Notes: This is a predicted structure of a 73-nucleotide RNA (c-di-GMP-I riboswitch aptamer) from a marine sediment metagenome. RNAcentral holds the sequence, with entries from MGnify. The model forms 95% of the base pairs in the Rfam consensus.
RNA sequence: AAACGGUAAACCCCGGGCAACUGGGGGGCACAAAGCCACGGACCCUUGAAUGCAGGGUAGCCGGGCUGCCGAA
Numbered sequence: 001a002a003a004c005g006g007u008a009a010a011c012c013c014c015g016g017g018c019a020a021c022u023g024g025g026g027g028g029c030a031c032a033a034a035g036c037c038a039c040g041g042a043c044c045c046u047u048g049a050a051u052g053c054a055g056g057g058u059a060g061c062c063g064g065g066c067u068g069c070c071g072a073a
Stems, first nucleotide, its partner, number of pairs: 006031002011026006029060001035066003039063003042058004047054002
């Protein structure tokens, strides 16, 4: 380069949550790990008087770890 496919942004509907956000359906922005993991950093939310410390979220913010389809190889 290809092939079989996969996932599914914004937005809309139904539900959960104080919230961030998230589950299901529709929908496709994009992704070769946008599969999984909150270990490190970053950001977001909540509560606690507070600089400190704690709880939650984002894996499609970055790094890292584990696993994985096809192929010139």